Notes
c-di-GMP-I-GGC riboswitch aptamer from a Pseudomonadota bacterium, 75 nucleotides, folded computationally. Rfam family: c-di-GMP-I-GGC riboswitch aptamer. Its family is annotated with cyclic-di-GMP binding in the Gene Ontology. The sequence was found by an Rfam model in a public genome assembly. The model forms 91% of the base pairs in the Rfam consensus. Taxonomically the source falls in Pseudomonadota (Bacteria, Pseudomonadati).

RNA sequence: UCCGACAAAGGCAAACCUGGGGCGACCUGGGGACGCAAAGUCACGGGCCUCACUGAGGUAGCCGGGCUACCGAAG
Numbered sequence: 001u002c003c004g005a006c007a008a009a010g011g012c013a014a015a016c017c018u019g020g021g022g023c024g025a026c027c028u029g030g031g032g033a034c035g036c037a038a039a040g041u042c043a044c045g046g047g048c049c050u051c052a053c054u055g056a057g058g059u060a061g062c063c064g065g066g067c068u069a070c071c072g073a074a075g
Stems, first nucleotide, its partner, number of pairs: 002075001003072002011036002016031006034061001040067003044064003047059005
């Protein structure tokens, strides 16, 4: 470094409920856990989605890719 354990410590938080924002996809605070070893981060490529559609957006928990990172058994 790859890798990821019936390991330890810690982390995130789907659906759903609820306050706020947005035309919307969705975003966000609180509750809540289905899951996650990058479910940290970036719309670069593809996908999907929205709208006041020559365009402007959303999704990183759809996949690929970039950058960054905790822990440490076996191999």